A computed fold for a 73-nucleotide RNA from Tolypocladium ophioglossoides, annotated as transfer RNA. Model confidence (mean pLDDT): 80 of 100. Rfam family: tRNA. Taxonomically the source falls in Tolypocladium (Eukaryota, Fungi, Dikarya, saccharomyceta). The RNAcentral record of the sequence draws on ENA.

[in-house]
RNA sequence: GGAUUAGUAGUCAAGUGGAUACGACAUAGCUCUUUCAAUGCUACCAUCGUGGGUUCGAUCCCCACCUAGUCUA
Numbered sequence: 001g002g003a004u005u006a007g008u009a010g011u012c013a014a015g016u017g018g019a020u021a022c023g024a025c026a027u028a029g030c031u032c033u034u035u036c037a038a039u040g041c042u043a044c045c046a047u048c049g050u051g052g053g054u055u056c057g058a059u060c061c062c063c064a065c066c067u068a069g070u071c072u073a
Stems, first nucleotide, its partner, number of pairs: 001072007010025003018056001027043004049065005
């Protein structure tokens, strides 16, 4: 230099065009207990890497760029 995969919350992670995005862990409160842990309930947390484009409508499709990995020269 070329090809290819990935980027979604504090962490992991689902979502292949129909809408303020599923869930788990963590965190906080309550419940329970003599206390802690565990259990149960509730809350909190992502404008989906950035910028454009297509579309009535984009996490999803297209283009460029950024970051990380892999292969190749």